[in-house]
RNA sequence: GGCCGCGUGGUCAAGUGGUUAAGACGUUGCCCUCUCAAGGCGAAGUCAGGGGUUCAAUUCCCCUCGCGGCUA
Numbered sequence: 001g002g003c004c005g006c007g008u009g010g011u012c013a014a015g016u017g018g019u020u021a022a023g024a025c026g027u028u029g030c031c032c033u034c035u036c037a038a039g040g041c042g043a044a045g046u047c048a049g050g051g052g053u054u055c056a057a058u059u060c061c062c063c064u065c066g067c068g069g070c071u072a
Stems, first nucleotide, its partner, number of pairs: 001071007010025003018055001027043005048064005
C1' cells in the first nucleotide's frame, strides 16, 4: 500500500429500518438494619465524527478517525 472485520453509558453487552436503545457489573438516592454487608424500590449515565438515502437510520451507502486481522 491492498483486502477484511470491529467501534453502543465507567466496564461488559443485546438490538440490524419504526414506539420509552434490553440486560448485567459499577455509581448514586431512599427503605431495611444498632452499624456494615446482603436484600427491596428508584435515578443518572451510551449509538466514534461528518455527509447521504428514506416519511423514518444505532441499523443501509460514502468519507474521515481509531482498533484488530490477513497479505505484499